[in-house]
């Protein structure tokens, strides 16, 4: 600076959309169940970064004779989030489930977003060539700046059923831009106040 009782944002029920990753062998109707070996990460669970209490210790500033208060560093403790880590549990045809999105209803009732500061935060050739150049050019890969798709749904218009059109979320689908050592960048995430 924006929205918000013409109802912020929370729960709960519903519709719809929602990823990744397996082979052998045994018994079997089987895709079921048992065993070897592998593999995934978005049901639950668990970790822990800034910070924030406390306690010791040192030292600064002030006194100036001291204390006590603040500040500053170490050190322990306790609190402390993610889509990041673990891989207990769940999971590796299909169904089912399922974080997280959107609308929709019902309760509840005051915030919640951007933008500043710290701080956590994945994934893929340090590939070939060329060259003064974080430039150019080939063949691969990767998604989490940004952008595009985009279901249920929601308004309009015609209608006898229906169809057309417009808007329409995401960690989902493309890979335009961006990126593929490191740094930086970064969706998200936690903290902080003038």
């Nucleotide at each position: 600076c924006c929205a918000g009782a013409u109802g912020a944002g929370a729960a709960u029920a519903g519709u719809g959309c929602g990823a990744g990753a397996u082979a052998u062998c045994u018994u079997u109707u089987g895709g079921a169940a048992g065993a070897u070996a592998g593999c995934c990460g978005a049901a639950g669970a668990a970790g822990c970064a800034a910070u924030a209490u406390a306690a010791a210790a040192a030292g600064a500033a002030a006194u100036u004779g001291u204390c006590a208060a603040u500040c500053u560093u170490u050190u322990u403790a306790u609190a402390g989030a993610a889509a990041c880590u673990u891989u207990c549990a769940g999971g590796c045809a299909a169904a089912g489930g399922g974080a997280g999105c959107c609308c929709u209803a019902u309760u509840u009732g005051a915030u919640g977003g951007a933008a500043c500061u710290c701080u956590g935060g994945a994934g893929a050739g340090u590939c070939c060539g060329a060259u003064g150049a974080u430039u150019c050019g080939g063949c691969g890969c990767c998604g989490a700046a940004g952008g595009a798709g985009g279901a249920a749904u929601a308004c309009g218009u015609a209608u006898g059923a229906u169809a057309c059109g417009u808007a329409g979320a995401a960690a989902c689908u493309c890979u335009c831009a961006g990126g593929u050592u490191a740094a930086a960048u970064g969706a998200c995430a936690g903290a902080g106040g003038a």